Context: one part of a larger RNA
RNA sequence: GGAUUGUUCAGGAACUAGGCAAAUUAGCUCCGUAACUUCGGGAGAAGGAGUGCCCCUGUAAAGGGGGCCGCAGUGAAUAGCGUCAGGCGACUGUUUAACAAAAACACAGGUCUCUGCUAAGUCGAAAACGACGUAUAGGGGCUGACGCCUGCCCGGUGCCGGAAGGUUAAAGGGAGAGGUCAGCGCAAGCGAAGCUUUGAACUGAAGCCCCGGUGAACGGCGGCCGUAACUAUAACGGUCCUAAGGUAGCGAAAUUCCUUGUCGGGUAAGUUCCGACCUGCACGAAUGGCGUAACGAUCUGACGACUGUCUUAACAAUCUGCCCG
Numbered sequence: 001g002g003a004u005u006g007u008u009c010a011g012g013a014a015c016u017a018g019g020c021a022a023a024u025u026a027g028c029u030c031c032g033u034a035a036c037u038u039c040g041g042g043a044g045a046a047g048g049a050g051u052g053c054c055c056c057u058g059u060a061a062a063g064g065g066g067g068c069c070g071c072a073g074u075g076a077a078u079a080g081c082g083u084c085a086g087g088c089g090a091c092u093g094u095u096u097a098a099c100a101a102a103a104a105c106a107c108a109g110g111u112c113u114c115u116g117c118u119a120a121g122u123c124g125a126a127a128a129c130g131a132c133g134u135a136u137a138g139g140g141g142c143u144g145a146c147g148c149c150u151g152c153c154c155g156g157u158g159c160c161g162g163a164a165g166g167u168u169a170a171a172g173g174g175a176g177a178g179g180u181c182a183g184c185g186c187a188a189g190c191g192a193a194g195c196u197u198u199g200a201a202c203u204g205a206a207g208c209c210c211c212g213g214u215g216a217a218c219g220g221c222g223g224c225c226g227u228a229a230c231u232a233u234a235a236c237g238g239u240c241c242u243a244a245g246g247u248a249g250c251g252a253a254a255u256u257c258c259u260u261g262u263c264g265g266g267u268a269a270g271u272u273c274c275g276a277c278c279u280g281c282a283c284g285a286a287u288g289g290c291g292u293a294a295c296g297a298u299c300u301g302a303c304g305a306c307u308g309u310c311u312u313a314a315c316a317a318u319c320u321g322c323c324c325g
Stems, first nucleotide, its partner, number of pairs: 001320008010311002014309001019306001027051005036041001038145001052068006069073001081304007088296002093105002109143007121129002146291004151221003156218002158214005165209003171203002176198005183190002222240005249283001250280001261277005
C1' cells in the first nucleotide's frame, strides 16, 4: 500500500448516470388499517403497543393479581424497509447452458381459414402420426385476461366464386410442299406408287385476360384557395386529385425532428417526472385502439426511514505486497 470484515463525532444522498453498495426493517401476540377494486383483493397496507424471571390463581392454552433484575427481555443467531405516481405487459409461467430474464415468447380468451373421414395436415418410399379422434373434432394464420369498442376503401396484390367470349400445350388432324425413284419426253422438264422430310385449316384443358365477391386477407386511409361587425380562428364555400381520403379514442407519447414546445404541479434551483394544450416532422382501431383491480429480481419520477455513498477521513482484526533483522 492492497483485499476482506467490523466500528465511528457532527451532518444525512451533499455521492453518483442512478441510493450502486451498505444500513434500516424483521419472530410472535394484540390494537389498527386508505384510495381503488374484477368485491376475491389491496393487506403483513400504513401506523402503534407488548415481549425476561419468580410466586399465587387458572383442567390445558390464554388470562388475572403480586413481586424481582438489567442500558438493553424474539437480551446471541435465524426472520419484510415502507409510501406515492406513471410507462409496458393482464396474471402463474418460458427464454439467449457461459455478457441480455425483459416491454421479448407463451398463455386462457377472441377471430379468420381449411378439413365430411381413405379428413385436412405432417412425412424420403412404405409404415406411421393426426386418431382407435369425427366439425362442441383436428390442422394453420393473426390477436392476446377483463371492460368499452373495432370506422372508411375491393383501384393494385392475394384468396373464393363464375363461365359467355379472347388467348393457349401435348395430342388428334392432314390441305399442301420438298427429296428419291419407275415411267414419259429430243431436250428443258413433268412425274404415279412406295419410302422419307415437312406441314396449313380445324378439334383441343387448367391457367391468364375477363365478370363478381372478400379486410380480425397483404395493404391504403389527400392538396390548394377564400370566408364571421377588433384581431385571431374558420362551423361555411370553391377547386383539383383519389379506390377511399383517418371515424371513436389517445396524443411532445417506448412514437415529437424543430424541442429543454407552452402552461400548471412538485424543488431554493427540475433537459428527467406528473397533469394539461394539440402545431400528430412521422398515433390510431385484432401488424388491434383506449382504459384497467391484481401481479412484476421490469423501467421511470418523488417522499419517509436509514445509513462511511459523500463532507473527510479515522481506528481495529485477518490475509497479503514491500522494507529491516
A computed fold for a 325-nucleotide part of an RNA from an activated sludge metagenome, annotated as large-subunit ribosomal RNA, domain IV. The full RNA is in RNAcentral, with records from SILVA. Rfam family: Bacterial large subunit ribosomal RNA. Model confidence (mean pLDDT): 87 of 100.